[in-house]
RNA sequence: GUGCAGGAGAGACUGGUUUUAGCGUACCGCUAGAAACCAGCGCCGAAGGAGCAACUCCCCGGAAACUCUCAGGCAAAUGGACUGCAC
Numbered sequence: 001g002u003g004c005a006g007g008a009g010a011g012a013c014u015g016g017u018u019u020u021a022g023c024g025u026a027c028c029g030c031u032a033g034a035a036a037c038c039a040g041c042g043c044c045g046a047a048g049g050a051g052c053a054a055c056u057c058c059c060c061g062g063a064a065a066c067u068c069u070c071a072g073g074c075a076a077a078u079g080g081a082c083u084g085c086a087c
Stems, first nucleotide, its partner, number of pairs: 001087006011041001013040007020032005042074003048070001049068003055062002
């Protein structure tokens, strides 16, 4: 590195638009769930990224699961550091 298995945290948040189905009636409205997009606030840290500590180093530097939250994420799914086995 590859394959298999396990694998946490945090709003299924609020509003709007579009799509789908049903109902009403009559071209609009209502209801329901889901998806996408935009905006707002709150939150998570275990992809990545950045910063530093112990430590290491002559120096320069390197350096975590710590810190930050740029990215990513906050039902399920996906992703997922890390762990076990096999090659």
Record summary
The RNA shown here (Glycine riboswitch aptamer) has 87 nucleotides and comes from a marine eukaryotic metagenome. The RNAcentral record of the sequence draws on MGnify. The coordinates come from a structure-prediction model, not an experiment, and the mean pLDDT is 78.